[in-house]
Context: one part of a larger RNA
RNA sequence: CUGGGUCUAAAACAUCCGUAGCUCGCCGUGUAAGUCGUGUGUGAAAUCGGGCAUCUUAAGUGUCCGGCGGGCACACGAUACUGCUCGGCUAGAGACCGGGAGAUGUAAGGAGUACGCUCGGGGUAGCGGUAAAAUGCGUUGAUCCCGUGUGGACUAACGACAGCGAAGGCACCUUACAAGAACGGAUCUGACAGUGAGGGAUGAAGGCCAGGGGCGCAAAGUGGAUUAGAUACCCAUGUAGUCCUGGCAGUAAACCCUGCACACUAAACAUCAGCACCUCCUCGAGAGGUGUUGGUGCUGUAACGAAGGUGGAAAGUGUGCUACCUGGGAAGUAUAGUCGCAAGACCGAAACUU
Numbered sequence: 001c002u003g004g005g006u007c008u009a010a011a012a013c014a015u016c017c018g019u020a021g022c023u024c025g026c027c028g029u030g031u032a033a034g035u036c037g038u039g040u041g042u043g044a045a046a047u048c049g050g051g052c053a054u055c056u057u058a059a060g061u062g063u064c065c066g067g068c069g070g071g072c073a074c075a076c077g078a079u080a081c082u083g084c085u086c087g088g089c090u091a092g093a094g095a096c097c098g099g100g101a102g103a104u105g106u107a108a109g110g111a112g113u114a115c116g117c118u119c120g121g122g123g124u125a126g127c128g129g130u131a132a133a134a135u136g137c138g139u140u141g142a143u144c145c146c147g148u149g150u151g152g153a154c155u156a157a158c159g160a161c162a163g164c165g166a167a168g169g170c171a172c173c174u175u176a177c178a179a180g181a182a183c184g185g186a187u188c189u190g191a192c193a194g195u196g197a198g199g200g201a202u203g204a205a206g207g208c209c210a211g212g213g214g215c216g217c218a219a220a221g222u223g224g225a226u227u228a229g230a231u232a233c234c235c236a237u238g239u240a241g242u243c244c245u246g247g248c249a250g251u252a253a254a255c256c257c258u259g260c261a262c263a264c265u266a267a268a269c270a271u272c273a274g275c276a277c278c279u280c281c282u283c284g285a286g287a288g289g290u291g292u293u294g295g296u297g298c299u300g301u302a303a304c305g306a307a308g309g310u311g312g313a314a315a316g317u318g319u320g321c322u323a324c325c326u327g328g329g330a331a332g333u334a335u336a337g338u339c340g341c342a343a344g345a346c347c348g349a350a351a352c353u354u
Base pairs, nucleotide, nucleotide: 004325005324006323007308008307012322014202015201016200017199021195022194023193025089026088027087028086030084031083033082034081035078036077037076038075039074040073041072042071048066049065050064051063052062053061054060092192093189094188095187096185097184098183104178105177106176107175108174109173110172111155112154115151116150117149119147120146121145122144126137127136163170164169207248208247209246210245211244212243216242217241221237222236223235224234259321260320261319262318263317264316267299269297270296271295272294273293274292275291276290277289278288279287280286303310304309327354328353329352337346338345339344
């Protein structure tokens, strides 16, 4: 390499879009490239199988026949499948219409509790903190109570095993502008599809650059404790940062450690969204029930699995396409290259060792 694999043993790219490529629905026409058949030519010798001859025999050698020779070329034919051509179809896909659901995104405006500070009033000796303390704050009047003003961050309860989003992620209210999915209808297009090497876009926290902002929290730092020590755990402080705007970076246990798409394969229960029907009704976008489509969960059959377990949301049965794995360490290191302001990221060995 082949093979075998990728939830947990090595292995699914963080996610999506998409170029080439690969793969691709139903019916018919033509063609005959692939494919299949027949014939002809070619496919050196040696080697291989058999007969005969020969050196006394054997090995060997000679000769004749056969076989082998991935195949190639030409001619004639076949047309199921694949390809190509033309025509048609609607079950895939897309468009359109309808009424609903949603913490989907971006922007603007508004609100609220708590907290800090300011000022005013009340009030007096403590407050704070801990296992216990101390550092710290306080008679220049703290802590505490009431009121005024102001600041930044955040969004309790509702809240769910709920919902939305490709993932990261998304939660006070309102508005504007965008986007997607599900359901129902069946008006249109007529295979327009699937996947996707390269490529592009998005991508938590932390980090970086510039300018703002800074209440609380808080790496680093400083003090107090603890301790043999304590560069920690605990306490008091506290700067980056956390927030906003513009840019960079491109990584995570970016996890369901489970790539995407399609088809098929027992049941039971719960829940969310839509639709149809039934019953009740206070006639309300009311209550209950049945069925169905799509989602989210849970139990579980067959099957699968080394087992744990998975089980119509598969890790079952199949198909198409992609990515990745090949003992441990050295090592996600070195080197080269590309990217980056840097930090670093991507790609990624070997010697040696076991």